[in-house]
Molecule: transfer RNA
Organism: Mariniblastus fucicola
RNA sequence: UGCCAUGUAGCUCAACGGUAGAGCGGCUCCCUGUUAAGGAGAUGGUUGGAGGUUCAAAUCCUCCCGUGGCAG
Repeated sequence: UGCCAUGUAGCUCAACGGUAGAGCGGCUCCCUGUUAAGGAGAUGGUUGGAGGUUCAAAUCCUCCCGUGGCAG
C1' cells in the first nucleotide's frame, strides 16, 4: 500500500430495509441470624464517525477511523 473480515448496552452476542433485543453483570426489594443460592421488579444504546440511496437504514452504497487476518 492492496484485499478480506469486523465495530450494536459495562461484558459476550442477536436483530428479512419496517417498534434495537437476549444472556451475564450492576441496582432495588423479598427470603436468611449473615453470606451464598433462590424469587420479584426496575435499569441499561447518538448501532465507531461523516455523507448518500430510500416513505423508512444497525442493515444497502461511498469515504474516514479502530481492531484482526492475508498478500506485497